[in-house]
Context: one part of a larger RNA
RNA sequence: GAUGAACGCUGGCGGCGUGCUUAACACAUGCAAGUCGAACGGGGCGGCGGGGAGGAAUCCCUUCGGGGAGGAGACCCCGCGGCCUAGUGGCGGACGGGUGAGUAACGCGUGGGCAACCUGCCCCAUACCGGGGGAUAACAGCCGGGAACGGCUGCUAACACCGCAUAAGCGCUGGGGGCCGCAUGGCUCCCGGCGGAAAACUCCGGUGGUAUGGGAUGGGCCCGCGUCUGAUUAGGCAGUUGGCGGGGCAGCGGCCCACCAAACCGACGAUCAGUAGCCGGCCUGAGAGGGCGGCCGGCCACAUUGGGACUGAGACACGGCCCAGACUCCUGCGGGAGGCAGCAGUGGGGAAUAUUGCACAAUGGGGGGAACCCUGAUGCAGCGACGCCGCGUGGGCGAGGAAGUAUUUCGGUAUGUAAAGCCCUAUCGGCAGGGAAGAAGAAAUGACGGUACCUGAAUAAGAAGCACCGGCUAAAUACGUGCCAGCAGCCGCGGUAAUACGUAUGGUGCAAGCGUUAUCC
Numbered sequence: 001g002a003u004g005a006a007c008g009c010u011g012g013c014g015g016c017g018u019g020c021u022u023a024a025c026a027c028a029u030g031c032a033a034g035u036c037g038a039a040c041g042g043g044g045c046g047g048c049g050g051g052g053a054g055g056a057a058u059c060c061c062u063u064c065g066g067g068g069a070g071g072a073g074a075c076c077c078c079g080c081g082g083c084c085u086a087g088u089g090g091c092g093g094a095c096g097g098g099u100g101a102g103u104a105a106c107g108c109g110u111g112g113g114c115a116a117c118c119u120g121c122c123c124c125a126u127a128c129c130g131g132g133g134g135a136u137a138a139c140a141g142c143c144g145g146g147a148a149c150g151g152c153u154g155c156u157a158a159c160a161c162c163g164c165a166u167a168a169g170c171g172c173u174g175g176g177g178g179c180c181g182c183a184u185g186g187c188u189c190c191c192g193g194c195g196g197a198a199a200a201c202u203c204c205g206g207u208g209g210u211a212u213g214g215g216a217u218g219g220g221c222c223c224g225c226g227u228c229u230g231a232u233u234a235g236g237c238a239g240u241u242g243g244c245g246g247g248g249c250a251g252c253g254g255c256c257c258a259c260c261a262a263a264c265c266g267a268c269g270a271u272c273a274g275u276a277g278c279c280g281g282c283c284u285g286a287g288a289g290g291g292c293g294g295c296c297g298g299c300c301a302c303a304u305u306g307g308g309a310c311u312g313a314g315a316c317a318c319g320g321c322c323c324a325g326a327c328u329c330c331u332g333c334g335g336g337a338g339g340c341a342g343c344a345g346u347g348g349g350g351a352a353u354a355u356u357g358c359a360c361a362a363u364g365g366g367g368g369g370a371a372c373c374c375u376g377a378u379g380c381a382g383c384g385a386c387g388c389c390g391c392g393u394g395g396g397c398g399a400g401g402a403a404g405u406a407u408u409u410c411g412g413u414a415u416g417u418a419a420a421g422c423c424c425u426a427u428c429g430g431c432a433g434g435g436a437a438g439a440a441g442a443a444a445u446g447a448c449g450g451u452a453c454c455u456g457a458a459u460a461a462g463a464a465g466c467a468c469c470g471g472c473u474a475a476a477u478a479c480g481u482g483c484c485a486g487c488a489g490c491c492g493c494g495g496u497a498a499u500a501c502g503u504a505u506g507g508u509g510c511a512a513g514c515g516u517u518a519u520c521c
Base pairs, nucleotide, nucleotide: 001520002519003518005517006516007515008514009513012391013390014389015388016387017386018384019383020349025347026346027345029344030343031342034091035090036089039088040087042085043084044083045082047080048079049078050077051076052075058069059068060067061066098302099301100300107227108226109225110224111223112222113221114220117219118218122215123214124213125212126211127210128209130164132162133161139154140153141152142151143150144149170195171194172193173192174191175190176189177188178187179186180185200207201206228274229273230272235265236264240262241261242260243259245257246256247255277299278298279297280296281292282291283290284289304325305324306323307322308321327338328337329336330335355381357380358379359378363377364375365374366373367372394424395423396422397421404415405414406413407412428462431456432455433454434453438448465510466509467508468507469506470491471490472489476505477504478503479502480501486493487492
């Protein structure tokens, strides 16, 4: 000098940051990923129009028994359009958010390579979208179960599913030509064979679908170099090292497998052990270097522990599935449910680290044609002097040098212009009035927020502490104590006059902080 700090004493305001470094310990509760009715069939609610049956109010006549006109509400059927939606279907849940356990590794950094690869949504280009089929949830009925949930029968729709047709280009394959390359090889042209697509909706404007090529973006793999400590770890290794052939993969590869060979790594430190996420950066330092990797950004890994695959363009998937383990909960004992290293919050651990807040107004993300919905991302607010920065706690005049206090050689000296007193001002805080930008726009739309800011009135009022004073080191006297009590970073103080302990007065240094402790340079 520095810190994600803590502790002691103290504490007025604001801005911007920042806040579980320990138990990757266990978690009550709420929220954190949905959306589309312009893909589909239903269901519910309410509206309009038409029809049916039925006949109320009301009116007329009446011989008082009734008759006629009238056509409402409720009911049924059809049609139209609206809202809501469990289910089928689509897209998204692989992003965003968290954590640092593991990892000494192509994990990361840096520079290259892929003639060995993939890429949903988006953009460009070309071509196409013909004609069929069978189901199934929802629903209804029945049944099982305490529940979670499940079974059977029957019906139905689609952009769900499955054949067929078509195929410029596409995949596989046979043959031929040209050009090129760092090997395997790449590009391109021609002639055959085989195979393989599609989906509709609409408010009529469009939105979609299929194939192929290119782009963009995102990823995958490979390589050179760099990347902590220990030799009181010296040998290590059996799919091990290589080959041939295959399987698998988007793709290369012992990635996996059969066979063959016996290789491969290592004092230029293999193997083993310990420690650790890596970087941009941060701290320190004149630099070289040393230390660190919290916030922010990039990459990686993980999601109760271990394993596995499914779906998908993408996962071996935090808030998906299956199995096993530990733990917790429910149970009718047969069986089930769960995973905060998301945001808050709780217990525990700890020297120690915050609100079960507001809003989608902005930025961004998902879905949707849109309206809009969702978004603990994010924007804000709350708490903490945890840090940095800024401001204030007043300013001027004021000597009878008041009182008090301390000291004294009793004369005085110090506190000290300090106070009082007079005059002035009002930053901050409090009160009253006004009141934004951030909103992009024709208009509407602001969580923050009646906030920032502006104006006004009133009062010096509401706002100073902490450490030190033997030397290093800036600042000394008195009393108490008497090797006691105590101090202490080092030297060292204290045993009767202690500038070193304790208190007081005074002083010195910093200041809303000051000291101490820890750690790094």
Small-subunit ribosomal RNA, 5' domain from an uncultured bacterium, 521 nucleotides, folded computationally. Rfam family: Bacterial small subunit ribosomal RNA. Rfam links the family to the GO terms ribosome and structural constituent of ribosome.